[in-house]
RNA sequence: GGCCCUGGCGGUCGCCGGCUGACCUCGCGUCAGCGGGAGGAAAGUCCGAGCUCCAUAGGACGGGAUGCCAGCCAACGGCUGGUGGGGGCGACCCCGAGGAAAGUGCCACAGAGAACAGACCGCCCCGUCGCCGCGAGGCCGCGGGGUAAGGGUGAAACGGCGAGGUAAGAGCUCACCGGACCGACGGCAACGUCGGUCGCACGGCAAACCCCAUCCGGAGCAAGGCGGAAUAGGAAGGCGUUCGAGGGUGGUCCGCCCGAGCCUUCGGGUUCGCCGCUCGAGGCGCGCGGCGACGCGUGUCCUAGAUGAAUGAUCGCCACCCGUGUCCCGGCGACGGGACGCGGAGAACAGAACUCGGCUUACGGGCCCUCC
Repeated sequence: GGCCCUGGCGGUCGCCGGCUGACCUCGCGUCAGCGGGAGGAAAGUCCGAGCUCCAUAGGACGGGAUGCCAGCCAACGGCUGGUGGGGGCGACCCCGAGGAAAGUGCCACAGAGAACAGACCGCCCCGUCGCCGCGAGGCCGCGGGGUAAGGGUGAAACGGCGAGGUAAGAGCUCACCGGACCGACGGCAACGUCGGUCGCACGGCAAACCCCAUCCGGAGCAAGGCGGAAUAGGAAGGCGUUCGAGGGUGGUCCGCCCGAGCCUUCGGGUUCGCCGCUCGAGGCGCGCGGCGACGCGUGUCCUAGAUGAAUGAUCGCCACCCGUGUCCCGGCGACGGGACGCGGAGAACAGAACUCGGCUUACGGGCCCUCC
C1' cells in the first nucleotide's frame, strides 16, 4: 500500500414473512411440517439514476453544479489510466488543477514604500560652516542631487545569479537559469523535448465579486393506483362567469392547460384494507480481451419485506484473546517457545423501510498478499 472477514456447531424457548398439508365453527381461524430472515457501513441523505405523478416542460431573468487530458459507466460531482504541480531517503502519498493583458475589489501586522511603487539605513557626486594635517587629503554637521547593487520590514518589494561596466549603480551589456512569443519534432490529447526571437513587458488573491464553457423543468413510495367507509346541508361576508374569479407545474414573469364556481368564519362527518414491494444496470464461479476502471461469453443461485415496525434470549462445546500455575525444550542470564490446568472477556461502530451505482462519515478485533 492492497484485499477479505465481522466467530462456528448444537440444544431449548420466542418473533416477522412465505409455501404445503390436515381439521372445522369456513374465518384476518387452529394445528403440524418445510424453508427464509440486517450491514460493511443498513448511517449521513451529499451526488447520479431507475420508477411514479404533474401540462406539451416552450421563452426571458434569476439560481445551482462542474471545471488539466483520455477512457469506463445506464448515469454521475463517481471510478481508472495519464499530464502538470507539491511532499517523502524510499515504497508511496496529496492537489478546490479554466480565466488575474474584460472590469471592479482586496493585500492584515510590520515597513520609507504593497502595484502607473518606494530613499529608512547604506553607497556615490556637488556645494558649504567647522576641526585636524606642512601637504596630498581626511572627519563631523548642513543643503542639493544620483542610486533599487547591499542592510532592514514582510506571506509577498516590480525577474535570479555571476562577470563586465560605472562616481556609485542599474538588462546598461554579456553568459547561464526563469519568462513571453514563434517554429520543428513526439504524443489521440493534457503536455513534453529541441531550436530561434525578445532585455523582460503581465506581483498575489477568482475557497472576493465576476467572466468563459458545459449541464440542470418540479416533486418524491406520505410518489402514485384500486377498493371500502363517510358526505350535509346550513348561516354570515367577499370575489367572479369571455372585461373570466379561482385552480394546475413550489424561484419570478410571460406563455400554456382546466375553468363556473371559488375564498374566509361558525358548525359537522370519515380517517380502514390492498397494490406499488422486491428478479435486479442482481450475486457467485470459470474462460477470454484490456495496464486498469470495465467489457464479452458461459455455468449456477433466488437470498428479509416489517409498518407502535420482526431478525432475539439462554445453555453447552470448539476456535481465538488476556491473566495465572505446573512441567518440558533452548539460553550463562534477562527471556523466548510448547503442552496441560484454572479464571476472565465475548466485545467496536451500528438496526433494512421503493430499489440500485457512488461518495463521505463512524468503528473493536483478526487472516492474507505485496513493497520500502
Notes
The RNA shown here (Bacterial RNase P class A) has 372 nucleotides and comes from a soil metagenome. The sequence is in RNAcentral, with records from MGnify. It matches the Rfam family "Bacterial RNase P class A". Its family is annotated with dimeric ribonuclease P complex, tRNA processing and ribonuclease P activity in the Gene Ontology. It is annotated as a ribozyme. The coordinates come from a structure-prediction model, not an experiment, and the mean pLDDT is 75.